[in-house]
RNA sequence: CUAGCCGAUCGGGCAAUCGCUGCUUUGCUGCCUCAUUUAAGAGUCUGCAAGGGGGAGGAAAGUCCGGGCUCCAUAGGGUAGGUCGCCAGGUAACGCCUGGGCAGCGGAAGCUGACGGAAAGUGCCGCAGAAAAUAUACCGCCAAAAUCCUGUUUAUACAGGGCAAGGUAAGGGUGAAAAGGUGCGGUAAGAGCGCACCGCGCAGCUGGCAACAGUUGUGGCAGGGUAAACCCCGGCCGGAGCAAGACCAAAUAGGAAUGCAUUGGUGUGACCCGCACUGCAUUCGGGUAGGUUGCUAAAGGUAUGUGGUGACACAUGCCGUAGAUGAAUGAUUGUCCUCGACAGAACCCGGCUUACAGAUCGGCUAAUUCC
Numbered sequence: 001c002u003a004g005c006c007g008a009u010c011g012g013g014c015a016a017u018c019g020c021u022g023c024u025u026u027g028c029u030g031c032c033u034c035a036u037u038u039a040a041g042a043g044u045c046u047g048c049a050a051g052g053g054g055g056a057g058g059a060a061a062g063u064c065c066g067g068g069c070u071c072c073a074u075a076g077g078g079u080a081g082g083u084c085g086c087c088a089g090g091u092a093a094c095g096c097c098u099g100g101g102c103a104g105c106g107g108a109a110g111c112u113g114a115c116g117g118a119a120a121g122u123g124c125c126g127c128a129g130a131a132a133a134u135a136u137a138c139c140g141c142c143a144a145a146a147u148c149c150u151g152u153u154u155a156u157a158c159a160g161g162g163c164a165a166g167g168u169a170a171g172g173g174u175g176a177a178a179a180g181g182u183g184c185g186g187u188a189a190g191a192g193c194g195c196a197c198c199g200c201g202c203a204g205c206u207g208g209c210a211a212c213a214g215u216u217g218u219g220g221c222a223g224g225g226u227a228a229a230c231c232c233c234g235g236c237c238g239g240a241g242c243a244a245g246a247c248c249a250a251a252u253a254g255g256a257a258u259g260c261a262u263u264g265g266u267g268u269g270a271c272c273c274g275c276a277c278u279g280c281a282u283u284c285g286g287g288u289a290g291g292u293u294g295c296u297a298a299a300g301g302u303a304u305g306u307g308g309u310g311a312c313a314c315a316u317g318c319c320g321u322a323g324a325u326g327a328a329u330g331a332u333u334g335u336c337c338u339c340g341a342c343a344g345a346a347c348c349c350g351g352c353u354u355a356c357a358g359a360u361c362g363g364c365u366a367a368u369u370c371c
Base pairs, nucleotide, nucleotide: 002366003365004364005363006362007361008360009359010358012336013335014334015333016332017331018330020055021054023052024051025050026049027048028047030045032043033042034041057342061353062352064351065350066349067348068347069241070240071239072238076273077272078271079270081237082236083235084234085233086100087099088098089097090096101115102113103112104111105110116232117231121230122229123226124225125224138172139171140168141167142166147162148161149160150159151158152157180198181197182196183195184194185193199221200219201218202217203216204215205214206213207212245293246292247291248290255284256283257282258281259280260279264278265277266276267275300319301318302317303316304315305314306313307312
């Protein structure tokens, strides 16, 4: 100086004027309640005015996971079903996070993993190819006996070639993949046929909490892939949801009809058992849909210290961070500059995924140049 990898921060700033909204202080008006008559007052609520301080995100998005909380409800067991799937930790919990192992990619920093089991069983591997599994022979390689041809030979016989019973899966071809790979020996030619090394199975030892890694011995050895196919194994799993639920006020029709019924019926996923209760279901018709609460102090945030490789945990201190309800933070002007992306809470939190203009910081890898 360039390219790349990993992590973190900001996400227009400042000023003025007007405007919106929760809380709070003061004043005024109105209604109600209490008290009082010597006089004065106190409180709640509605409205108005003035002041103080506060007011959307790193993803608020997706609604994909996990919970807190509320109700069913007194709420147990099983079957089916769903979900996760290397090991060890973290967490309220998780399908999340951290560290490690193995595999793959990359020159590296690093990135990714739907990572248990193929010797329990079943299924699938198109086309091509001989053949895709109780495998097979397209091109090839070798080749007995008998017999034929040629050459040599005194003859027996020998050499070469043809024929062909048979042997073979080493070479070539097809394919993603073809009876484990490479090499040597051996053979008529070949083949784990034999041997060495690698691979695979089994048994042991060493290191590690473990996943695993290393190593020793042994066996010629079950042909491969696929479980993101069915399946097997192991762990976990009630449901519905703030439009949950609670309270107040008001109104109406304590309505009508039909069906089932205690051997039954109903009860927040399905089915069975158990438990609780004693009516249940459907249709028509009528009234209300207003207010308060839930609703923001949360497994909250943050500083320092200690422990830990880390995710995190503990201790001490500090802070108090929006609560709307047809839905609040907007408009104008001036100025600065990096000229501004994705985008708005609706009960709350921990994650994952997706979108994102530009700017800043830290660490690491590599090439080139200089010292």

The RNA shown here (Bacterial RNase P class A) has 371 nucleotides and comes from an uncultured Thiotrichaceae bacterium. The model forms 97% of the base pairs in the Rfam consensus. It matches the Rfam family "Bacterial RNase P class A". The family's RNA type in Rfam is ribozyme. Gene Ontology terms of the family: tRNA processing, ribonuclease P activity and dimeric ribonuclease P complex.